[in-house]
Molecule: transfer RNA
Organism: Rhizophagus irregularis DAOM 181602=DAOM 197198
RNA sequence: GCCUGCUUGGUUUAGUGGUAUAAUUCACGCCUGCCACACGUGAGACCCGAGUUCGAUUCUCGGAGCAUGCA
Repeated sequence: GCCUGCUUGGUUUAGUGGUAUAAUUCACGCCUGCCACACGUGAGACCCGAGUUCGAUUCUCGGAGCAUGCA
């Protein structure tokens, strides 16, 4: 330098044109003599820009970062 793939709460992850799932984490409550476990409630996210579309996390283009391969 070229090709391909990936990027979603603090971390891991599902999803795919119609406001995003779960686990973990954190806070509070419940339980207990106390802690832990279990249970309940809440907080927390679509890498950036442009385009298409009534509507984009999703499709297209460009960029950034990461990874594999080739040179």